[in-house]
Small-subunit ribosomal RNA, 5' domain from an uncultured bacterium, 511 nucleotides, folded computationally. It matches the Rfam family "Bacterial small subunit ribosomal RNA". Its family is annotated with ribosome and structural constituent of ribosome in the Gene Ontology. The coordinates come from a structure-prediction model, not an experiment, and the mean pLDDT is 86.

Context: one part of a larger RNA
RNA sequence: GGACGAACGCUGGCGGCGUGCCUAACACAUGCAAGUCGAACGGAGGUACAAUGAGAGCAAUCGAGAUGUACUUUAGCGGCGGACGGGUGAGUAACGCGUGAGCAACCUGCCUAUCACAGGGGGAUAAGGCGGCGAAAGCCGCUCUAAUACCGCAUGAGACCCUCAAAGCGAUGCAAUGGGGGUGAAAGGAGCGAUCCGGUGAGAGAUGGGCUCGCGUCCGAUUAGGUAGUUGGUAGGGUAAGGGCCUACCAAGCCAAUGAUCGGUAGCCGGCCUGAGAGGGUGAACGGCCACAUUGGAACUGAGAGACGGUCCAAACUCCUACGGGAGGCAGCAGUGGGGAAUAUUGGGCAAUGGGCGGAAGCCUGACCCAGCAACGCCGCGUGAGGGAAGAAGGUUUUCGGAUUGUAAACCUCUGUUCUUGGGGAAGAGGAGGAGACGGUACCCAAGGAGGAAGCCCCGGCUAACUACGUGCCAGCAGCCGCGGUAAUACGUAGGGGGCGAGCGUUGUCC
Repeated sequence: GGACGAACGCUGGCGGCGUGCCUAACACAUGCAAGUCGAACGGAGGUACAAUGAGAGCAAUCGAGAUGUACUUUAGCGGCGGACGGGUGAGUAACGCGUGAGCAACCUGCCUAUCACAGGGGGAUAAGGCGGCGAAAGCCGCUCUAAUACCGCAUGAGACCCUCAAAGCGAUGCAAUGGGGGUGAAAGGAGCGAUCCGGUGAGAGAUGGGCUCGCGUCCGAUUAGGUAGUUGGUAGGGUAAGGGCCUACCAAGCCAAUGAUCGGUAGCCGGCCUGAGAGGGUGAACGGCCACAUUGGAACUGAGAGACGGUCCAAACUCCUACGGGAGGCAGCAGUGGGGAAUAUUGGGCAAUGGGCGGAAGCCUGACCCAGCAACGCCGCGUGAGGGAAGAAGGUUUUCGGAUUGUAAACCUCUGUUCUUGGGGAAGAGGAGGAGACGGUACCCAAGGAGGAAGCCCCGGCUAACUACGUGCCAGCAGCCGCGGUAAUACGUAGGGGGCGAGCGUUGUCC
């Protein structure tokens, strides 16, 4: 000198764009953050209409109930989604990350294109009804019912298993193709219909993942030896898949001064800061990967999880309770307490972008888009412009002549950035239409009026800027050298001056 997610002191007009718990991965009141589909299904309601109609009434008429049609609501069963999106950085020195390869050892819902198929049956169950237990959370028994829920049968291939032959290939082996035997699928819905949306099997693509390897990846030797599933083999199990991943048996290996092991610290990278570069430092925001979801463990479902707002167990903590038993997990968005030098609103909207579901209308979306707060940062603008010497008054100083503040002010003439009020008023919404939270915002026009808007640090040398008074090694200053003990340009105040300017200084950290 530059930089900062900064803080502190003094000061503070406006706008644009960003950024904002670095500390306690401390504890959390309250609300919201993941639903959706009635075009898979049976019910249960609601509304309207139609015909029927017990019954009431002298009659007109009113009208329970059951039926049908249309519209509508949705607890349950079922499907898809809840594995994305959002948060945090505790753990991790590791194939975790980065980079480059490999898998002849693998998986992939939805999506794309292709081929083939969908025949015929069955038994349940939730909801509902009846009954019961419990304070609640919730649970039990009997009974009825549906499906794109569940289960057999049929058919069936280049799928899978066994087997025979085998071109070829990047050869631990893989294998097109052909023959034989075996295993082995499916679901319907909407529409008058055309058709559309789905279902099953197969191979291919795309996307996403899993695994392996080379190289790179902090400090300590005042850590020198470490290791028993340990290292390898055989056989088997397990997995989507190779593998001590696991098991049995056999062998005695394997790692290490090119630093094993142990201890400390730490998420990694693109990047960011600095620097001429080499390098050094760093890993906030944005993007990629990883890990975690009160702590520890486990599996279930599923294409995908060892699952933040799923389940089970254990533990600590908090809450409810009728004391028998239950409920909870903000490192989602706000917000509260606490910790701290320190970090924001319990806001608006799904209008845009994107996501889930749905044929669609649409619903959901604290992702996101906006607004609010904060000079926290960067950038821009303003606090007026021109004229104005009697060099006014006042202040300071003085050798008492003056000097300086100083064209500075007053005063005159203007301007309207900004400000205030009034009027108008967007783009953002790519196909025909509709739809704007922001927002009556930005912007434009008119009027008013210099009116509302300057401070902070420094002035001994380094270093730009000097005098007076007070103080008297006191009070104090200080980044280094050093100032202060009676004329202090170094302390305090004043006048003047210098620097930067809505900021200026200080502290901390890095280069």